[in-house]
C1' cells in the first nucleotide's frame, strides 16, 4: 500500500458502499408461489337483486328462501411451481476460460402455411354408509369440462426406392342486421384459444482444441478397457448398453495413486514481468437433512414435488403418523467477530390473468454498526503585565503563550418554527379521430396512484453557545526534560533498554504524528536481483555429479532450389455488460452515479513475404572420421624370470651380554643369544636411475624378458562428405578399508598381552603379536575421489623452463641458434574477482548441453522406497530451535611459532630472607570495642614525619538539640562572660560576686557579650563504578601520533618497514613518500679539574706579638674553603674498521672520554588500578542524630599464619684500657658548655649562641695494647624480680631510659627466595623530621671498602619484525563431549481406536427396463362368444444401505525406549 477485518481507548454530523470469512451445525415462529370463474361442475362462506314471511314509527328492520348477480371455500381443468432467491459441501473435470464444430430439442413469443368437421365413455366435486387418535382412507350412487377416447379429413410431417401407408384438433368471450328457431341459440363478426407444418429469436443437450494447484518418499495404469460388426437405447454422435471379433489404449511432454481447490469477469499488489486473491456486482456449474430412484413436463431426476433407505427433531390413544431455513428475518451453538422476527408493492423486474387485479422476504425503503470510502464542522480576528497556574531552572529566568482572560465578529452542523420538491410512467371516467364495432390503437381531457416521508432542498430564529481523541518521543524514525523505580516492577518490531543520576519502564510537564478517529494483531503483495524469463550463482561464501561409454532429448559449420510449421505484415470475426484509463455530463464538492471514447496485452479465420529458425533437395570441405610413414612412453592384461634386504632353519666360529629408550623396563641369551661365515627354505616390495619427467578418462601406474592389446602425439596429404558437440535415465570402471570360498604368510600390523610415562593414560613411546596386507575367483562403490575448478568450441598483449615429434639455417659432425605443432610448469599485461587470487593448461570475452545451490542448527538424521551377504550405499524430510552461522582481508593480543635485540633477567660472584627472641604491620581468633582504608607484581616498619590523655573516627556509660565555631535579619537582656563556693567522674548544673565600653543633643546611636526565633549549620555517613585533583603501575620501557599526497571498494596500509648503528624512532644510507608533533637526548641541580672575583664567623704560608699550649692576636689574600661567574668535553684530533655514511675499535692529550657520576624531568595510553578517612565535589542518606560535649575503656587483646626489620649464633669475635681521623644538620617554649653531685640514667648549674662565631658533638668501625680459647661459653641477651631516673595533669590497662640480679631461644637455618656490576654491594657509626615524652621504622650524611660478568641455551620482563589463530572483556582467551536435573517437540514399539479406499462374496429397498400375465378392466371391432389393447400381480437384469472375509493407506493413541532441541 492493503482488508467483508478483529480488539483496545475515544467518538459531532452527513452522503454512498458493505455487514457468519467459523458449523453445508441444529432449528422455534412468521412469511418468502402462485393465478385463471372470460375452461367446468358447483355454492361452503359474503353481499345484492328477486320471492315469501313477521313485525310495525308504510318504507324501514329481522328471519326465511334465492347460483339470478358481484364473487368464491373445496374441488376437476390449464398456466405457473425448471425462474426468481440462498450456499460453495462436493469436484482436478460429464466443471471452468478462449476459439471452433455437428448428430439436436426448444413451452411462452415473432413471422408464414393450414385445420379446428362429427361422435362417445368416464371420473372428482357432491350424497350416503363405513374405518382411524390423528394423518388419512374404504364401498355404493350422481354429474360437467379447453379432462378424457375412437371416427372423419391430411396442404405439410413421418415411413417407405417405390406404389403406397401412419397419424391432428376445443372450445370460450364482446357484438350483431337480415334470416330461422318457443327457448337456448344457430348464423355473421371481433378477439382469445387449439390441432398440423415451415422459419427465426431465446433457452438447453453434445463433441474438440489450447489453457487451467501441489507431491515421484504415487512409476506403471487399463477388461467395456481400445478399436469393429450386428442390435438396443436416447431429441441428440458415441462402448451411452448388449452379444461377437481383434489385442488393443494410456504413461517421463508425469499415465495411476494422493493432497488441496468451486471456475472466470475481476480485485489487491508491483515500473513491468510476476505475486497472492475469487466477498460484495456480473457469467457460468454444482448443491438443497444423508444416499438411491425415478414420475410429471417444452424444460427436473426438481431448496419450500414424489418413492425408498439411514440419522436427527416432533406427535401419538403405541396401532401409526409429521418434518427438512445452504429463501427473508429470527433462535440456540461454533466463534475474535457480522444487523431488524421493520415498512410497501408506491417504482423495477417476475408469476397469472383478456382485463381490472392478485401474488411477489425478487425488489425499493427504513432500522442497526466509524466496518470502509468521502464531505464537513468543533468557530474567526484582534489580545502582552508575556497574567494566574502548571513544569524546568545556572534562581537570572525560560517554557506552556497569543494559548487563556478580555474586545469585536461568523452562523456551517446539531436545535426550534415555516415552507416544501423529483422519484408517476400508467390504471379509470368522459371526450375525438382510425375502425363495422363500446373492443383496440392513437389523443384530449377530468377525479386520482408515494412504503421512502413532511425525506431532500430552502427560509426565519437563538446563541460560540452541544461537538476531540489516539499513537508516539534511544536509533531505524519527526518529537526531551524533571520525578519514582533499582536487572525489581517493567518495555521491546529488530538492536536492545532497566543492577541509584534510565531522553529506552512508571507518572508528569512539554514536543512530535493522524485526527471522528487512532493505535494494536492479523492477511496479502512491495521493498527481496531473498527462486533471477525480464534479473543470481557454484576455486576458498551453499554449490561440480569420482570417472568415462552412450538412450532420450536439447543444440549445431558453408552453400543451390523448393515448402511456409515458427517469424513478419495486412484484413476479418470475436473478446457480454460492469470494473481500470480519457473525455463529457447529474447529485453544492468529493465519495458515488451517467454518457461516449479507448483499451481488452489474448485466440480464430484469410490472404501476403520468404531474410533467420524448421523439413525437403543440390553441391563442396575447413568440423568429424579413415588411410599410410614414423617415434615416446611406470597405460592395460598374462606368463616366465633376476638380484639386494628382512625373517627362519642347518652347520661352523665364538662368549656374555643382546635389545630398546629421554631415561628404563618388559623381551631375547649360558639348552650359547647379539656378532660372524658357510649353506638353504619362504614370502612380499622392486634402492640407484627418479627428474613441479612420462602414461592414462577417472582411481591409478615403477626391477627385467616375452605375448596380447588400448589411447595419445608427429609428418604426409589418398579417401568419407557434417558422418558434429552435450548427454536425463541406463550401463561400465572405480584408492583404501571391509565381506564370501580357497589358497599363502617373510615384512608390517588394526584387535589383544606385556613394559613404561602419568594424578590417570583404555594414548603418544618400548617389547611381542592376530585379523588384514599378498594371489585366484566374487562383492562392496566410498574418499579432503581435490586443481575442493562439468564437457566442448572459438577469441584474446607477452616471457621463461621442461617432455615428445618436426622444418630451417649452418657444420665434416655433434652443439648453439631461428622456428611449428602437442603435453606439463612458472611470472606476469588487459581484463575479471568480495578480496585472496585467476590469468592462451582463465576464475577473461562468448556459445551449447549436463549437474548442482538457496540461512545456521535439527541432519546427510527419521519414516518410505530401492541396491546389497554384512557393515552400509543412494534417494531423502517435518516439528522444533537460534539471529545469526560463512567467506576475504584489516589493526590488535596471544603462542609450550619463529628471526633480532635488552634489562642484576639468567649465568659469574657478594651479602641476606626462609630456621632463633624481640621489634613492627597484616590475615585470623577474641571482644562492648578492638574504627578506617590498603590486598599478587604495584596491600602487609603501607595512610601513621611518631595512639598514655589529646590524637580517635571505634566501645560503655553520662549530658545536649539553631546546635562546638563563622555569617546574616528581628527582637531582648547586660541577670552572660570572669572570679569565688558548692555537688558531679567530668561535660555540666546550682550558688554567690560583679553589673560591659565609645560617643551623646540624654531621647538614643556604635560595638561587644549572651538568649530566643528566622534563614543558614553539622556529619571521618555511602558511592573512587557518578566525579575533580592528587598518585602508583607498566616504565626512563623507546616508543605514541598527526599534516599533505599515494595505495587499497573499505577496515587500513604507507611514513614508522628494509641494510647498518645506538642507551634511544640516537643517527646514516635507502625507499611513494615528504614534513611535523608528543617522548629521547640537550637546556635545570648536585659532584669531579682550573680560573677570576670576593674574604667574614671559615683559612695561615711568609712577617710579627701572647700562651704551658692552640690562627689566641696583629696582619694578610698565598693556600684550603666559602659562594657567585666563567673555563673544560665536541667523537674535536690521530690510526683503523665500514658504503668514502652514520657509527664502532684503538691511541694522543686531559682532573674528566665517548649519554664522566648522582639527582630533578615519566609521551599516547593500559589497570572502571588506589584516595569520598587531606582537599573538593554530583547524588543518597541522617537532623533531639549517622550531629555535638564529656569520663572511662579500645585502637596495645592473642591456641594460631604470614610480610618487613633489629640483635644474635661468635675469635676477621667479646670485654678492658689507651689512641685517630668527618659528613651533613639541628637549636629561642630551643642547644645548652665550663663545674658540681650521683655506678647511671640523669641532676644541680647557667656561660655562650637567633650561630661558618656557642652548642648538640662523644663520631663508630680502624689503630696501639692487654685478656678470653671454642664452651651455649667472658657468645647471646630475651624474660622475670628489685631499685631508680626523665617527660608529663597522668606512665595501671599503656612511654623511654639507667642500675643490681636472672641469662631463655639460639652453634649460620627445609623446600623456596631477595638485593647488589663501583665509590656499588658488604660493614661503621652520625644528623635531621614528626615529638612534651616515646625510632630496631623513614629520609639524609659522610668512613672502611670488595668479588664478579665466560656468555645469551634456559626462567622473567620488555622492544621490533614476520608466521598461525575459530581471540577481540583480546589465553585468566574460546572451547567439545558425557553425567545430574527441569521443558519441548520428534522417532521406533507389544498393541488400540477411528478414517478413506481396492478386491470377492453375499444380501437387495423404491425404481426404470424386460419376460410372463391363470386375476382384473368404461370408451375401439364385434349381434354375441369373443378380441385388439389396458393394469394388478410374479419373474428377471441393475442398484442405494447394510454384511462377512481380506488388503491398502492415513491419521490419533501406548507401558517402555532412542537421539535431538532449550535452560
Nucleotide at each position: 500500500a492493503u482488508u467483508g477485518a478483529a480488539c483496545g481507548c475515544u467518538g459531532g454530523c452527513g452522503g454512498c458502499a458493505u455487514g457468519c470469512u467459523u458449523a453445508a451445525c441444529a432449528c422455534a415462529u412468521g412469511c418468502a408461489a402462485g393465478u385463471c370463474g372470460a375452461a367446468c361442475g358447483g355454492c361452503a362462506g359474503c353481499a345484492c337483486a328477486g320471492c315469501c314471511a313477521a313485525g310495525c314509527u308504510u318504507g324501514c328492520u329481522u328471519g326465511g328462501u334465492g347460483g339470478g348477480u358481484g364473487g368464491c371455500g373445496a374441488g376437476u381443468g390449464g398456466c405457473g411451481g425448471a425462474c426468481g432467491g440462498g450456499u460453495g459441501a462436493g469436484g482436478a473435470a460429464u466443471a471452468c476460460g478462449u476459439c471452433g464444430g455437428a448428430a439436436u430439442c426448444u413451452g411462452c413469443c415473432c413471422u408464414g402455411u393450414u385445420g379446428u368437421g362429427g361422435g362417445g365413455g368416464a371420473u372428482a366435486a357432491c350424497g350416503u354408509a363405513g374405518g382411524g387418535a390423528a394423518a388419512c382412507u374404504u364401498a355404493c350412487g350422481c354429474u360437467a369440462a379447453u379432462a378424457c377416447c375412437g371416427c372423419a379429413u391430411a396442404a405439410g410431417a413421418c415411413g417407405g426406392u417405390g406404389a403406397c401407408g401412419u397419424g391432428a384438433a376445443a372450445g370460450c368471450g364482446g357484438g350483431g342486421g337480415a334470416c330461422c328457431g318457443u327457448a337456448a341459440g344457430g348464423c355473421c363478426u371481433c378477439g382469445c384459444g387449439c390441432g398440423a407444418u415451415g422459419g427465426g429469436a431465446u433457452g438447453a443437450g453434445c463433441c474438440g482444441a489450447c489453457g487451467u494447484c501441489g507431491g515421484a518418499u504415487u512409476a506403471g495404469c487399463u477388461u467395456g478397457u481400445u478399436g469393429g460388426u450386428g442390435g438396443g437405447g436416447u431429441a441428440a454422435a458415441g462402448g451411452c448398453c448388449u452379444a461377437c471379433c481383434a489385442a488393443g489404449g494410456c504413461g517421463a511432454c508425469g499415465a495411476u495413486c494422493c493432497g488441496u481447490a468451486g471456475c472466470u469477469g475481476g480485485u489487491c499488489u508491483g515500473a513491468g514481468a510476476g505475486g497472492g486473491u475469487g466477498a460484495u456486482c456480473g457469467g457460468c456449474c454444482a448443491c438443497a437433512c444423508u444416499g438411491g430412484a425415478a414420475c410429471u413436463g417444452a424444460g427436473a431426476c426438481a431448496c419450500g414435488g414424489u418413492c425408498c433407505a439411514g440419522a436427527c427433531u416432533c406427535c401419538u390413544a403405541c396401532g401409526g403418523g409429521a418434518g427438512g431455513c445452504a429463501g427473508c428475518a429470527g433462535u440456540g451453538g461454533g466463534g475474535a467477530a457480522u444487523u431488524u422476527u421493520g415498512c410497501g408493492c408506491a417504482a423495477u423486474g417476475g408469476g397469472c390473468g383478456a382485463a381490472a387485479g392478485c401474488c411477489u422476504g425478487a425488489c425499493g425503503c427504513a432500522g442497526c454498526a466509524a466496518c470502509g470510502c468521502c464531505g464537513c464542522g468543533u468557530g474567526g480576528a484582534g489580545g502582552a503585565u508575556g497574567a494566574a497556574g502548571g513544569u524546568c531552572u545556572u534562581u537570572g529566568g525560560a517554557u506552556u503563550g497569543u494559548a487563556a482572560a478580555c474586545u469585536c465578529c461568523u452562523g456551517u452542523c446539531a436545535g426550534c418554527a415555516g415552507g416544501g420538491a423529483a422519484a408517476a410512467a400508467g390504471g379509470g371516467g368522459u371526450c375525438u379521430g382510425g375502425c363495422c364495432a363500446c373492443a383496440c390503437c392513437a389523443g384530449a381531457u377530468c377525479a386520482u396512484u408515494g412504503a421512502u416521508u413532511g425525506u431532500a432542498c430552502c427560509u426565519g430564529c437563538a446563541g460560540a453557545g452541544g461537538a476531540a481523541g489516539c499513537c508516539c518521543c534511544g536509533g531505524c524514525u519527526a518529537a526531551c526534560u524533571c520525578u519514582g523505580u533499582g536487572c525489581c516492577a517493567g518495555c521491546a518490531g529488530c538492536c536492545g533498554c532497566g543492577g541509584u543520576a534510565a531522553u529506552a519502564c512508571a507518572g508528569a510537564g512539554g514536543g512530535g504524528g493522524c485526527a471522528a478517529g487512532c493505535g494494536u494483531u492479523a492477511u496479502u503483495c512491495g521493498g527481496a536481483a531473498u527462486u533471477a524469463u525480464u534479473g543470481g550463482g557454484c576455486g576458498u561464501a551453499a554449490a561440480g555429479g569420482g570417472c568415462g561409454c552412450g538412450u532420450a532429448g536439447g543444440c549445431g559449420g558453408c552453400u543451390u532450389g523448393g515448402c511456409a510449421a515458427g517469424u513478419g505484415g495486412a484484413a476479418g470475426g470475436u473478446g457480454a455488460a460492469a470494473u481500470c484509463c480519457c473525455u463529457c455530463g447529474g447529485c453544492u464538492c468529493a465519495a458515488c452515479c451517467g454518457a461516449g471514447g479507448a483499451a481488452c496485452u489474448g485466440c480464430c479465420u484469410u490472404c501476403u513475404a520468404a531474410a533467420c529458425u524448421g523439413c525437403u533437395u543440390u553441391g563442396a570441405u575447413u568440423g568429424a572420421g579413415u588411410c599410410c610413414g614414423g617415434g615416446a612412453g611406470a597405460g592395460g592384461u598374462c606368463a616366465g624370470u633376476g638380484g639386494a634386504a628382512u625373517u627362519c632353519c642347518c652347520a661352523g666360529u665364538g662368549u656374555a651380554g643382546c635389545g630398546g629408550u629421554g631415561a628404563a623396563a618388559u623381551g631375547c641369551g649360558u639348552a650359547g643369544a647379539u656378532a660372524u661365515u658357510g649353506g638353504g627354505a619362504g614370502g612380499a616390495a622392486c634402492a640407484c636411475c627418479a627428474g613441479u619427467g612420462g602414461c592414462g578418462a577417472a582411481g591409478g601406474c615403477g626391477g627385467c624378458u616375452g605375448a596380447c592389446u588400448g589411447g595419445a602425439c608427429c609428418g604426409g596429404u589418398a579417401c568419407u562428405g557434417a558422418c558434429g558437440c552435450u548427454g536425463a535415465g541406463g550401463c561400465g570402471c572405480g584408492a583404501a578399508a571391509g565381506c564370501g570360498u580357497g589358497g599363502g604368510g617373510a615384512g608390517c600390523a588394526a584387535a589383544c598381552g606385556g613394559g613404561a610415562u602419568u594424578a590417570g593414560a583404555u594414548a603418544c613411546c618400548c617389547c611381542g603379536g592376530u585379523a588384514g596386507u599378498c594371489c585366484a575367483c566374487g562383492c562392496c562403490g566410498u574418499a579432503a575421489a581435490c586443481g575442493a575448478u562439468g564437457a566442448a568450441u572459438g577469441c584474446u598483449u607477452g616471457g621463461u623452463g621442461u617432455a615428445g615429434c618436426g622444418g630451417g639455417u649452418a657444420u665434416c659432425g655433434a652443439c648453439c641458434c631461428c622456428u611449428g605443432c602437442u603435453g606439463u610448469g612458472c611470472c606476469g599485461a588487459a581484463g575479471u574477482c568480495a578480496a585472496c587470487a585467476c590469468a592462451u593448461u582463465a576464475a577473461g570475452c562468448a556459445u551449447u548441453c549436463c549437474g548442482c545451490c538457496u540461512g545456521g542448527g535439527g541432519a546427510g538424521u527419521a519414516c518410505g522406497g530401492u541396491c546389497g551377504c554384512a557393515a552400509g550405499g543412494c534417494u531423502g524430510a517435518a516439528a522444533c530451535u537460534c539471529a545469526a552461522a560463512g567467506g576475504a582481508a584489516u589493526u590488535g593480543a596471544c603462542g609450550g611459532g619463529g628471526g633480532c635485540c635488552c634489562g642484576c633477567a639468567c649465568a659469574a660472584g657478594c651479602g641476606g630472607u626462609g630456621g632463633a627472641g624481640c621489634a613492627u604491620g597484616u590475615g585470623g581468633u577474641u571482644u562492648a570495642a578492638u574504627u578506617c582504608g590498603a590486598a599478587g607484581c604495584a596491600a602487609c616498619g603501607c595512610g601513621a614525619a611518631g595512639a598514655a590523655c589529646c590524637u580517635u573516627a571505634c566501645c560503655u556509660g553520662g549530658g545536649u538539640u539553631u546546635g562546638a565555631a563563622u555569617g546574616u535579619c528581628a527582637g531582648g537582656u547586660g541577670u552572660a562572660a570572669g572570679c569565688c563556693u558548692c555537688a558531679g567522674a567530668g561535660a555540666u548544673g546550682a550558688g554567690g560576686u560583679c553589673c560591659c565600653c565609645u560617643c551623646u543633643u540624654c531621647g538614643g546611636a556604635g560595638g561587644c557579650a549572651c538568649c530566643u526565633g528566622g534563614c543558614g549549620a553539622g556529619g571521618u555517613g555511602c558511592u573512587g563504578c557518578a566525579u575533580g585533583g592528587c598518585u602508583g603501575u607498566c616504565g626512563u620501557c623507546a616508543g605514541c601520533u598527526c599534516g599533505u599526497g599515494u595505495c587499497g571498494u573499505g577496515a587500513g596500509a604507507u611514513g614508522u618497514u628494509g641494510g647498518g648503528u645506538u642507551a634511544a624512532g640516537u643517527c646514516c644510507c635507502g625507499c611513494a613518500a615528504c614534513g611535523a608533533g608528543c617522548g629521547c637526548a640537550a637546556c635545570c641541580c648536585u659532584u669531579g679539574u682550573c680560573c677570576a672575583u670576593a674574604g667574614u664567623u671559615a683559612c695561615u704560608a711568609a712577617c710579627g706579638c701572647g700562651u704551658g699550649a692552640u690562627g689566641g692576636c696583629g696582619a694578610g689574600a698565598a693556600c684550603u674553603c666559602u659562594a657567585u661567574g666563567g673555563a673544560g668535553a665536541c667523537u674535536g684530533c690521530c690510526g683503523g674498521u665500514g658504503a668514502u655514511a652514520a657509527a664502532c675499535c684503538g691511541g694522543a692529550g686531559g682532573a674528566a672520554g665517548g649519554u664522566g657520576g648522582g639527582g630533578a624531568u615519566g609521551a599516547c595510553g593500559u589497570c572502571a588500578a588506589g584516595u569520598c578517612c587531606u582537599c573538593a565535589u554530583g547524588g543518597c542518606c541522617u537532623u533531639u542524630a549517622u550531629g555535638u560535649c564529656c569520663a572511662g575503656g579500645g585502637c596495645u587483646a592473642c591456641a594460631c599464619a604470614c610480610g618487613u626489620g633489629c640483635u644474635a649464633c661468635a675469635a676477621u669475635g667479646g670485654c678492658a684500657a689507651g689512641u685517630a681521623c668527618a659528613a651533613a644538620g639541628c637549636g629561642c617554649u630551643g642547644c645548652a658548655a665550663a663545674c658540681u653531685c650521683g655506678c647511671g640514667a640523669g641532676a644541680g648549674g647557667g656561660a655562650g649562641c637567633c650561630a661558618a662565631u656557642c652548642g648538640c658533638a662523644a663520631a663508630a668501625a680502624g689503630c696501639u695494647u692487654g685478656u678470653c680459647u671454642c664452651a651455649g661459653u667472658u657468645c647471646g641477651g630475651a624474660u622475670u624480680g628489685g631499685a631508680g631516673u626523665c617527660u608529663g595533669c597522668a606512665a595501671c590497662u599503656c612511654g623511654a631510659c639507667u642500675c643490681c640480679a636472672u641469662g631463655a631461644a639460639g652453634c649460620u637455618g627445609g623446600a623456596a627466595u631477595c638485593g647488589c656490576u663501583a665509590g656499588u654491594a658488604a660493614u661503621c657509626g652520625c644528623a635531621g623530621a614528626u615529638c612534651a615524652g616515646c625510632a630496631c621504622g623513614c629520609u639524609g650524611c659522610g668512613g672502611u671498602g670488595a668479588a664478579u660478568a665466560c656468555g645469551u641455551u634456559c626462567c622473567c620482563g620488555g622492544g621490533u619484525c614476520u608466521u598461525g589463530u575459530a581471540c577481540a572483556c583480546a589465553c585468566c582467551g574460546c572451547c567439545c563431549g558425557u553425567c545430574a536435573c527441569a521443558u519441548c517437540a520428534c522417532g521406533a514399539a507389544a498393541g488400540u481406536g477411528g478414517g478413506u479406499u481396492g478386491u470377492a462374496c453375499u444380501a437387495g429397498a423404491a425404481g426404470u427396463c424386460g419376460u410372463c400375465a391363470a386375476g382384473c378392466c368404461a370408451a375401439c371391432c364385434g349381434c354375441a362368444a369373443g378380441g385388439a389393447g389396458g393394469c394388478a400381480g410374479a419373474c428377471g437384469c441393475c442398484u442405494a444401505c447394510g454384511g462377512u472375509a481380506u488388503g491398502a493407506u492415513c491419521c490419533a493413541u501406548g507401558a517402555u525406549u532412542g537421539g535431538g532441541g532449550u535452560g
Model confidence (mean pLDDT): 85 of 100. Predicted 3D model of a 1463-nucleotide RNA (small-subunit ribosomal RNA) from an uncultured bacterium. Its Rfam family is "Bacterial small subunit ribosomal RNA". Gene Ontology terms of the family: structural constituent of ribosome and ribosome.